The RNA shown here (transfer RNA) has 74 nucleotides and comes from a Patescibacteria group bacterium.
RNA sequence: GCCGGGGUAGCUCAGUUGGUUAGAGCGUGGGAUUCAUAAACCCAAGGUCGACGGUUCAAUUCCGUCCCCCGGCA
Numbered sequence: 001g002c003c004g005g006g007g008u009a010g011c012u013c014a015g016u017u018g019g020u021u022a023g024a025g026c027g028u029g030g031g032a033u034u035c036a037u038a039a040a041c042c043c044a045a046g047g048u049c050g051a052c053g054g055u056u057c058a059a060u061u062c063c064g065u066c067c068c069c070c071g072g073c074a
Base pairs, nucleotide, nucleotide: 001073002072003071004070005069006068007067010026011025012024013023019057028044029043030042031041050066051065052064053063054062
């Protein structure tokens, strides 16, 4: 340099062939339980969906450029 995969909550990851609530598990906080702690149970908070443009009535999703991570070729 070229090609492919990935970037979504603190972490690990789903997600919709564009549509009106963005989710799960773990973690965190609270509650309840217990003599107490843990586990299991209930509830809650936490997201500019990598950045900037474009298309569209509408973009996390489609298109372009760029940034970062992983792999392959040279």
Rfam family: tRNA. Model confidence (mean pLDDT): 82 of 100. The sequence was found in a public genome assembly.